[in-house]
RNA sequence: UACACCGCAGACAACUGGCGUUCACAGGGAAUACCCUGGGGGAGUCUGCGAUGAGCAUUUGCCGCGCGCCUGGGCCCUCAGC
Numbered sequence: 001u002a003c004a005c006c007g008c009a010g011a012c013a014a015c016u017g018g019c020g021u022u023c024a025c026a027g028g029g030a031a032u033a034c035c036c037u038g039g040g041g042g043a044g045u046c047u048g049c050g051a052u053g054a055g056c057a058u059u060u061g062c063c064g065c066g067c068g069c070c071u072g073g074g075c076c077c078u079c080a081g082c
Stems, first nucleotide, its partner, number of pairs: 003053001006050007015041002017070005025038005039065001061075003
């Protein structure tokens, strides 16, 4: 202390699926892994406030209803192109 990380508050927010399992979102509709409504979750983005701190290198991902096997998606970081 501009800024990074961290804490608090507010606003916004993608994604929230299929099968199996004694229960393990609910209701309705599809057939493929989706749609609508309601409840629950939610990374992250932005803004404000606060606190903290100046070396170098190395190390890493996060999110969607118990668990397992899958399907698909989103976000953060790095690099390149348009």
ZMP/ZTP riboswitch aptamer (pfl RNA motif) from uncultured Chthonomonas sp., 82 nucleotides, folded computationally. The source organism's lineage runs through Bacteria, Bacillati, Chthonomonadia, Chthonomonadaceae and Chthonomonas. Its Rfam family is "ZMP/ZTP riboswitch aptamer (pfl RNA motif)". On this family, see Kim et al., Mol Cell 2015: "An ancient riboswitch class in bacteria regulates purine biosynthesis and one-carbon metabolism". Its family is annotated with one-carbon metabolic process and regulation of purine nucleotide biosynthetic process in the Gene Ontology. Rfam 15.1 lists 3,295 matches to the family in 2,545 species.